[in-house]
RNA sequence: AGAGUUUGAUCAUGGCUCAGAUUGAACGCUGGCGGCAUGCCUUACACAUGCAAGUCGAACGGCAGCAUAGGUGGCAACACUGGGUGGCGAGUGGCGAACGGGUGAGUAAAGCAUCGGAACGUGUCCUGUAGAGGGGGAUAGCCCGGCGAAAGCCGGAUUAAUACCGCAUACGCUCGGAAGAGGAAAGCGGGGGACUGGAUGGGCAACUAUUUGGCCUCGCACUACAGGGGCGGCCGAUGUCGGAUUAUGCUAGUUGGUGGGGUAAGGGCCUACCAAGGCAGUGAUCCGUAGCGGGUCUGAGAGGACGAUCCGCCACACUGGGACUGAGACACGGCCCAGACUCCUACGGGAGGCAGCAGUGGGGAAUUUUGGACAAUGGGGGCAACCCUGAUCCAGCAAUGCCGCGUGUGUGAAGAAGGCCUUCGGGUUGUAAAGCACUUUUAUCCGGGAAGAAAGGGCUCUGGUGAAUAAUCGGAGUAGAUGACGGUACCGGAAGAAAAAGCACCGGCUAACUACGUGCCAGCAGCCGCGGUAAUACGUAGGGUGCGAGCGUUAAUCGGAAUGACUGGGCGUAAAGGGUGCGUAGGCGGUUUGUCAAGACGGAUGUGAAAUCCCCGGGCUUAACCUGGGAACAGCAUACGUGACUGGCAGGCUAGAGUAUGGCAGAGGGAGGUGGAAUUCCACGUGUAGCAGUGAAAUGCGUAGAGAUGUGGAGGAACACCGAUGGCGAAGGCAGCCUCCUGGGCCAAUACUGACGCUGAGGCACGAAAGCGUGGGGAGCAAACAGGAUUAGAUACCCUGGUAGUCCACGCCCUAAACGAUGUCAACUAGUUGUUGGGGAUUGCUAUCCUUAGUAACGAAGCUAACGCAUGAAGUUGACCGCCUGGGGAGUACGGUCGCAAGAUUAAAACUUAAAGGAAUUGACGGGGACCCGCACAAGCGGUGGAUGAUGUGGAUUAAUUCGAUGCAACGCGAAAAACCUUACCUACCCUUGACAUGGUCGGAAGUCUGAAGAGAUUUGGGCGUGCUCGCAAGAGAACCGGCGCACAGGUGCUGCAUGGCUAUCGUCAGCUCGUGUCGUGAGAUGUUGGGUUAAGUCCCGCAACGAGCGCAACCCUUAUCCUUAGUUGCUACGCAAGGGCACUCUAAGGAGACUGCCAGUGACAAACUGGAGGAGGUGGGGAUGACGUUAAGUCCUCAUGGCCCUUACGGGUAGGGCUUCACACGUCAUACAAUGGUCUGUACAGAGGGUGCCAACCCGCGAGGGGGAGCCAAUCCUGAAAAACGGAUCGUAGUCCGGAUUGCAGUCUGCAACUCGACUGCAUGAAGCUGGAAUCGCUAGUAAUCGCGGAUCAGCAUGCCGCGGUGAAUACGUUCCCGGGUCUUGUACACACCGCCC
Repeated sequence: AGAGUUUGAUCAUGGCUCAGAUUGAACGCUGGCGGCAUGCCUUACACAUGCAAGUCGAACGGCAGCAUAGGUGGCAACACUGGGUGGCGAGUGGCGAACGGGUGAGUAAAGCAUCGGAACGUGUCCUGUAGAGGGGGAUAGCCCGGCGAAAGCCGGAUUAAUACCGCAUACGCUCGGAAGAGGAAAGCGGGGGACUGGAUGGGCAACUAUUUGGCCUCGCACUACAGGGGCGGCCGAUGUCGGAUUAUGCUAGUUGGUGGGGUAAGGGCCUACCAAGGCAGUGAUCCGUAGCGGGUCUGAGAGGACGAUCCGCCACACUGGGACUGAGACACGGCCCAGACUCCUACGGGAGGCAGCAGUGGGGAAUUUUGGACAAUGGGGGCAACCCUGAUCCAGCAAUGCCGCGUGUGUGAAGAAGGCCUUCGGGUUGUAAAGCACUUUUAUCCGGGAAGAAAGGGCUCUGGUGAAUAAUCGGAGUAGAUGACGGUACCGGAAGAAAAAGCACCGGCUAACUACGUGCCAGCAGCCGCGGUAAUACGUAGGGUGCGAGCGUUAAUCGGAAUGACUGGGCGUAAAGGGUGCGUAGGCGGUUUGUCAAGACGGAUGUGAAAUCCCCGGGCUUAACCUGGGAACAGCAUACGUGACUGGCAGGCUAGAGUAUGGCAGAGGGAGGUGGAAUUCCACGUGUAGCAGUGAAAUGCGUAGAGAUGUGGAGGAACACCGAUGGCGAAGGCAGCCUCCUGGGCCAAUACUGACGCUGAGGCACGAAAGCGUGGGGAGCAAACAGGAUUAGAUACCCUGGUAGUCCACGCCCUAAACGAUGUCAACUAGUUGUUGGGGAUUGCUAUCCUUAGUAACGAAGCUAACGCAUGAAGUUGACCGCCUGGGGAGUACGGUCGCAAGAUUAAAACUUAAAGGAAUUGACGGGGACCCGCACAAGCGGUGGAUGAUGUGGAUUAAUUCGAUGCAACGCGAAAAACCUUACCUACCCUUGACAUGGUCGGAAGUCUGAAGAGAUUUGGGCGUGCUCGCAAGAGAACCGGCGCACAGGUGCUGCAUGGCUAUCGUCAGCUCGUGUCGUGAGAUGUUGGGUUAAGUCCCGCAACGAGCGCAACCCUUAUCCUUAGUUGCUACGCAAGGGCACUCUAAGGAGACUGCCAGUGACAAACUGGAGGAGGUGGGGAUGACGUUAAGUCCUCAUGGCCCUUACGGGUAGGGCUUCACACGUCAUACAAUGGUCUGUACAGAGGGUGCCAACCCGCGAGGGGGAGCCAAUCCUGAAAAACGGAUCGUAGUCCGGAUUGCAGUCUGCAACUCGACUGCAUGAAGCUGGAAUCGCUAGUAAUCGCGGAUCAGCAUGCCGCGGUGAAUACGUUCCCGGGUCUUGUACACACCGCCC
């Protein structure tokens, strides 16, 4: 930092999706250790059980329980007694319980954050001043009695206090009219020597001892006041979510005042009276949602989302309400009331509140132990020891997160085995393993073993206080005690590689590929999309990639997304300028002087809690983590300064704006008049058969007189020509002429006012057409409607009619592609041309120039995705308003407002979808355009379609009728020959290493003759026969034949949509491309377009193109002319033959020739065209030759081939049958229908082939043919007769002397064999058919038509196919139309491309 996805491709717009980081997570698979964190996000749902707030005997009366000195009894054990002591249940009293801990329901402000403020309170604590005198009456407890199931309650008697109440005193306190008045207290403990009181013991007493007071002293308490600290209450400013489909709205203690009350304190906080205020577009009120902040996550930042753990504040404690106590509560583990729920009950009544820690049920995808300890830190009480503390510190559970470590290290190639793949060669897993040599973190076992602990208390010393060496307080020293965690961290030792790797992914995005299975099935998928038999996308395996004690998935947040744009977007056509103006609030505002200092700027001060983040250090072996310091926290506040800029105030100016004066143009608006043309209607005249209408018609009108024509009249509406990218208006819009009223604009020159301005949310006004209401009007036109046509239908287009409406007045409606799809205003930024209005200069006229306000066409810079815009901007800027945020749902529903209604306006969501849309590009297409070509049409000639036959196909049939080909481009096609064979099909009978190939082993040569069975394949006998090479021989080998067994053979089985090759087709159409350059953001364009020309992208010219390639043409073959050479088998003038000759014909080799070369004209001086000379003349004719590509065209049955399938059969052999069927349909042909003919007779002229076969002469047969055998290995011989034609004869328009199908009989030939199923001959028979509907085919010259001949295949079989020659036409004006094609251009929502898309 980006990427994928709209398209054939492109650019831009725009959404969707992905890669990142994160989490209090959950789920799936897997799971070694440790450290540090974290752990009910859901039902503020309900809770069993235990614990979470007590403590003080140094306040008090006391003594239930424990221990005990003493006492009594007893020998003792022991028993009894024992408030005397240690202590202490319950109780009175004090302090605490308002902290700590939990939760986030409520709360949009009474909260929170930041910064300020004044009218307050304050237990304990600190400092100071002063006091602490003297009395009193109760009460709990205990005891007695009573009630109740219990909880508990009542009565009586007695008692204490630091409990309670007076009295005294009282200032700094409070009140106050300043005179005065009012207001406190509590003691407890330690120590003490004199003095002193009481009690007790000793003593006669004196005295002494003990004890307890006074007293002194110390400590802790107490009271009043003042100050402080911290804490708390209150007020203000600023900030703090969404909704206007919540706004002529909200508010009645509401807003303010006065009096009173209340509070710790200000205040409508409460109350009485008075006034009528207060809040709100800077969003009141209402609705929804939500604890807030420090911070956390993300982000470059600005922001966005969040508010777990930790810290601060708030709120809450089963739900709602209330107060009491207290320094503090309206109180989580207090009280009262009400409610719901749960529990106990003797039914009368009672008890309870886990959102404390554990834990349970429930809910849920989901969240832990009913653990240990007060050792530390902190809190409460206490003088203290100490007690309490689910705060806290620890442990347990959970990969929930972060961090660290490990699961070995080195060596090890026979690159092992196995797996997987394979082109079978190998590759890969892979130094990986094994093996060898080492190490031992962690885990295991054994041993040692911390820090966290120091205070307090004891003792000693010392200082304060004190009369004191006592006591107490402070300091120093000292020995010893105190550890939940925990025998934990850590250290040492032992053994042994030993105990420790998974998860996801591998089509692109996105790192990583193969095999098999599956076959639009199963499945995958975040988006695009995979899967229909060769899936790198499904499943599995091998391999690979990524991360790693985790890995994936799901959910969620930010990012990417500049996709709500402050930073940092847009609105002509992609979504988006309000229909237009006026104008309120608001926003913004010319020039100059002074002043103020609100904004702004500057340094300073205060604050911005800590933690977090960042930087530098430190401590855990490191890190996470913890910790010290710093920086930072962009903020807010205070005071000071500055005076440029914005702003306020004051004063000037004239360039903005306006006013006045003088002109000018105009369909600007309103009202009233008025004019002519035309349509229609009415009346009358003339006049007769049609008119009207259409593509063609019909409905309609007309003999009751239309239409036409003439005259007169009625009525309504609209204003020809002028008239114009002319004018005016804000827009909608405005058009005959005249008059009246009226708005705005422009120009020129001066004068005046002095910023008076621009924009404009709401608001107001105007607003085409249609529509609505009331009343008029109604000629023409004309929704609806009716009829006639068209059509498959035609609720349309066309025609004939025709009502609302269109017109007027008044009132509504308020929308349009209300468009320049372009908001208004202002400034600036090259020009050129036209036109409208005004002014100026110049000019004899016409004209020209300058300037200003409009209105048009081009165009530079610039802008734009492109198209395009371009001083009238979509350029460069400023001010203000409106609007947009993927497509659909939908400008729809609901609600509101408006409306008589129609409806308008405002305006969603669910759901659905990966695109929708813009501009431009290349194609394709168009019943778009221009140009051109082709037997494409036209002009002609002959056919097909009708008949009979042949042949192919479909269909039907069949045991089988083998298979393929199916518009052109299948159908006399594969098949240049189906009786058997062919043959692939069917039936039957047989074979199984096979009919064929290679390899092993054994045997035999091969071969030939001959029996038997069988339909045959085949089975089974007999005879003959031994070869070749090496070797003396034995034997071995080669070829061939046979047996056995395994690898394998074999398949015309499937897939032509897995393929190669070959072929068809557009099309012998003129096209198809490339390199470099240039243009374009790009796809692409240019070149290849344009002007000519050509059969041609053929050539010329021009041109940001210049060149090149594949095609065209040429080169090749053939044919036409001539020449040369050569001539036998050819030819031949020699009469014939022989012989000769090679001129001619011919043959076959080589050349010549034709190139628009020449002339004239046209053309641009070109290319070229037209005509001409000579001539075969303008690619001479024909052939071969087929560009890039299209049709998943055809062929797996020519061949080759991947994959799949069959293997005693889908292979192989044999016989017979079938491919030859037949109601029918189609294609291609043959023969005809006749006289341009048939028949008979006579006579003539080819070319190209073929020949192991053709076959001559001659003989026989009516003939097919049979004999016969010459010749020929071919310019020699044979096929071989050419036929049409021509001469003559006959037939005379008829189903015929046409036509020959069909059938019968008799034959011939081929062949093992003509039954299914051959061809031909003779005789006889003699069908349909008299020129063919719609439609359709071929052909432009030696062509069509017509006539015969030959060849391949082949034993035989040709109306087919491929060739050959003979005779030999007609027509083409032309390109409007049909079909096909080419070039340019245009539209497109098509790109599978019109056989499209689409409703």